[in-house]
């Protein structure tokens, strides 16, 4: 000297039945859908004992977990705090 990563708090923030049954009325069950907590698969490229396997990125995929009126929650962006690292 550069004010990161990660946290706090306030903003904004999408998508899909306010569906059908049963009852004890907040649970059970079914069906049809969303994709943007979290999780699951790789592509380039790497590496190894090389007809193989292992690493490896997303908002892409799966749809497990969630979710499908509002509410909350929300990936991500934005501001203010806090926080201090390498390089030159």
């Nucleotide at each position: 000297g550069a004010g990161g990563a990660g946290u706090u708090u306030c903003c904004g923030g999408a998508g899909a039945a306010u569906c059908u049954c049963a009852u004890u009325u907040a649970u059970g069950a079914g069906u049809g859908c969303c994709g943007a907590a979290g999780g699951u698969g790789c592509a380039a490229g790497g590496g190894u004992u090389u007809u193989a396997c292992c690493c490896g990125a997303a908002u892409c995929u799966c749809u497990c977990a969630g979710g499908c009126a509002a509410a909350a929650g929300g990936a991500c962006g934005g501001a203010a705090g806090u926080g201090g690292a390498a390089a030159a």

Glycine riboswitch aptamer, 88 nucleotides, folded computationally.
The prediction has a mean pLDDT of 75.
The sequence was found by an Rfam model in a public genome assembly.